[in-house]
Formats: sequence, structure tokens, C1' cells
RNA sequence: CUGCGAGAAAGGCAACCCCGCCGUGAGGUGGGUGAGCGCAAAGCCUACGGGCCUCCUUACCUGGGAGGUGGCCGGGCUACCGAA
Repeated sequence: CUGCGAGAAAGGCAACCCCGCCGUGAGGUGGGUGAGCGCAAAGCCUACGGGCCUCCUUACCUGGGAGGUGGCCGGGCUACCGAA
């Protein structure tokens, strides 16, 4: 340095719940002296590919368009620690 991921250390994020706001919606966002499902990248990227979800359209079997989800994956970039 690369790979890897512990019965290590220091930490981190935050599922769910409640309230407010934005959105037709999927969902997003802020707060919580609530909570801790889980995550070794649960840090960032949809401007690459797929899955699922929402809306519109269509002849409603099908196809098309626009969006959402990175905590559904593949993939890309960056990164703490250092046992085997």
C1' cells in the first nucleotide's frame, strides 16, 4: 500500500415512534432530555444497469413518460482502526 473484518479500541449512522413542514403520491425534510431494528462504509453518487414503489398516459394482457427508494442490489468514488 492492497486485500480482509475481530471476543480489539475510539467513535459514527439511525430502523421504528411522536410532532411540524413540503409533495397528488411513492417519499423527503427539521426537531425529539423518545427509541435503538440494524449497519464495517447504513459516508457520497440514479449523470451506468437492474429490482420494487408512486403518478400520468395507453388498447388497461401490454407499452410509454415523469418521479421515489443508496437502509433493495450490482457498480463507481472516498474513508477510521488494525487482530487473524